[in-house]
RNA sequence: UGGGGUAUGGUGUAAUGGCAGCACUCAAGUUUUUGGCACUUGCAGUUCAAGUUCGAAUCUUGAUACCCCAA
Numbered sequence: 001u002g003g004g005g006u007a008u009g010g011u012g013u014a015a016u017g018g019c020a021g022c023a024c025u026c027a028a029g030u031u032u033u034u035g036g037c038a039c040u041u042g043c044a045g046u047u048c049a050a051g052u053u054c055g056a057a058u059c060u061u062g063a064u065a066c067c068c069c070a071a
Stems, first nucleotide, its partner, number of pairs: 001070007010024004018054001026042005047063005
């Protein structure tokens, strides 16, 4: 310098263009002499900007970060 890939709660991981789920974590409560286990409830997310569309995590363009390949 060129090409390719990835980006989703605190962590990991799903999601045919049509309500963004699951597990762990965290908080509160029940239970327990206490803790743990178990159960109930709750908080928390689509990297950024623009576009297409009735509707975008998903499609298009650009940017950013990281990874891979070639030189």